[in-house]
A computed fold for a 73-nucleotide RNA from a bacterium, annotated as transfer RNA. RNAcentral holds the sequence, with entries from ENA. Model confidence (mean pLDDT): 82 of 100. It matches the Rfam family "tRNA". Gene Ontology term of the family: triplet codon-amino acid adaptor activity.

RNA sequence: GCGCUGGUAGCUCAACUGGUAGAGCACAAGCCUUCCAAGCUUGGGGUUGCGGGUUCAAUCCCCGUCCGGCGCU
Numbered sequence: 001g002c003g004c005u006g007g008u009a010g011c012u013c014a015a016c017u018g019g020u021a022g023a024g025c026a027c028a029a030g031c032c033u034u035c036c037a038a039g040c041u042u043g044g045g046g047u048u049g050c051g052g053g054u055u056c057a058a059u060c061c062c063c064g065u066c067c068g069g070c071g072c073u
Base pairs, nucleotide, nucleotide: 001072002071003070004069005068006067007066010025011024012023013022019056027043028042029041030040031039049065050064051063052062053061
């Protein structure tokens, strides 16, 4: 330098050919308990790496770019 692949909540990851961004754990509150833990219920938390484009509508398609991983020269 070229190619492939990944980047989404604090962490680990979903989102099936474009149509309301979710789960588990963690966190907060409540219930339970003498207290804690466990369990149950509820809740908060996102410019989908960044910048553009296409579209009525983009995590998804196109271009550029940054970072990690793998391969080639």